[in-house]
Molecule: c-di-GMP-I riboswitch aptamer
Organism: Desulfuromonadales bacterium
RNA sequence: UUUCGACAGGGGCAUACUCGGAGAAAUCCGACGACGCAAAGCCAUGGGUCCUCAGUUCCGCAUGUUGCGGUUCACGGAUUGCCAGGUUGCCGAA
Numbered sequence: 001u002u003u004c005g006a007c008a009g010g011g012g013c014a015u016a017c018u019c020g021g022a023g024a025a026a027u028c029c030g031a032c033g034a035c036g037c038a039a040a041g042c043c044a045u046g047g048g049u050c051c052u053c054a055g056u057u058c059c060g061c062a063u064g065u066u067g068c069g070g071u072u073c074a075c076g077g078a079u080u081g082c083c084a085g086g087u088u089g090c091c092g093a094a
Stems, first nucleotide, its partner, number of pairs: 002094004012037002018031005035081001041087003045084003048079004055073001058070005
């Protein structure tokens, strides 16, 4: 330096539930708590997925004219603990 994670040691992160907070929502933050993780460190770059107040398409209803319900789209948002890519890195083995 490369590949790998069988063994050993010391550490690290934190799923679900619950509580508090932010948000329209997805989701996020804090506490508690450990399902798991060798990058479950970092970066929304590509794909996937999710949400989408306002806006928009269509349908229905009501209505004197704008409103209600459902629905389509996606400007935008979220997720790296969905995958890929980039980048840095502990221990051990070969």